[in-house]
RNA sequence: GAGAGCUAGGCUGGGAGGUUAGCGUUCUCUUGUUACCGUCAAUACGCUUUAGGCGGAGCCGAAGCCCAACUGAGGGCCUGUAUGGUUAUGUUGGUCCUGAAUGUCUUUGCUGACGGUUUGUCCUCUGGGAUUAUGGCAAUAUGAAGCGGAUCAGAUCCUGACGGAAGCAGUCCUAAGUGUUGUUUGUAAUGUUCAGGGGGUCGCAAGCCUGAGAAGCUUUCAGGGUAAGCCAGCAUGGCUUUAUUGGUUCGACUGUUGGGCGUGCCC
Numbered sequence: 001g002a003g004a005g006c007u008a009g010g011c012u013g014g015g016a017g018g019u020u021a022g023c024g025u026u027c028u029c030u031u032g033u034u035a036c037c038g039u040c041a042a043u044a045c046g047c048u049u050u051a052g053g054c055g056g057a058g059c060c061g062a063a064g065c066c067c068a069a070c071u072g073a074g075g076g077c078c079u080g081u082a083u084g085g086u087u088a089u090g091u092u093g094g095u096c097c098u099g100a101a102u103g104u105c106u107u108u109g110c111u112g113a114c115g116g117u118u119u120g121u122c123c124u125c126u127g128g129g130a131u132u133a134u135g136g137c138a139a140u141a142u143g144a145a146g147c148g149g150a151u152c153a154g155a156u157c158c159u160g161a162c163g164g165a166a167g168c169a170g171u172c173c174u175a176a177g178u179g180u181u182g183u184u185u186g187u188a189a190u191g192u193u194c195a196g197g198g199g200g201u202c203g204c205a206a207g208c209c210u211g212a213g214a215a216g217c218u219u220u221c222a223g224g225g226u227a228a229g230c231c232a233g234c235a236u237g238g239c240u241u242u243a244u245u246g247g248u249u250c251g252a253c254u255g256u257u258g259g260g261c262g263u264g265c266c267c
Stems, first nucleotide, its partner, number of pairs: 003267001005265002009060004013031005021048005036056005064261007074250005080244003084240012096224006103217001105216004115209007122199008130190006136183007148173004156165003
């Protein structure tokens, strides 16, 4: 140096985001391909700086493996711009009111428009009634079954007798009370009425006078108002979608450069 065998070891992907005290994994995105298999798992699973666990398979095998820089697909963060959405505030105009004009416009009007006037409807005061309730008074009826009066059969009591006494039921009367009726009476109330005085009067109704307009809508102009609401425009701020400028950070693949570790055993 060549060949055969063996073993340590290596390979069967990486990155960002998210999550976490942190690491790895499941998850999302991305890059890339030679890119193993089963099982566990999002208020999750497995772990602790040697930071997935468990089980299995294949390949390479001292071949190689690792680190850093450059290259920069892509992601994160900051910032500016544009755009769409949404929200808050401000502002302008409209919506509102008044006046004027306008129209082959609409409705209404001599069966009376606009206007004027009187009255009623409303409020209040005064007086007279009505109704109802409750008192007073009068009449009348009733009324003693808790202890009223009169008369008291029977029965009872007193007496030798005549006679007398108290007195139940019954009858009659009356008190309190109760019912009914009445009232030149008091009080209170009212979905009540009449008369008169005063006030008010948007609308409505009626009477009278007068005698031709009145109302609405469209458009335009002028003035006023704009508390709140609604509609439209504009401005500013907040949140957010999309695109993008600049900065920063991590960084796959590919290639280049530099460095570190290893290059063992046996025949």

Bacterial large signal recognition particle RNA from a Nanobdellota archaeon, 267 nucleotides, folded computationally. A source record names the gene ffs. Its Rfam family is "Bacterial large signal recognition particle RNA". It is annotated as a non-coding RNA gene. RNAcentral holds the sequence, with entries from ENA. Its mean pLDDT, the model's own confidence on a scale to 100, is 75.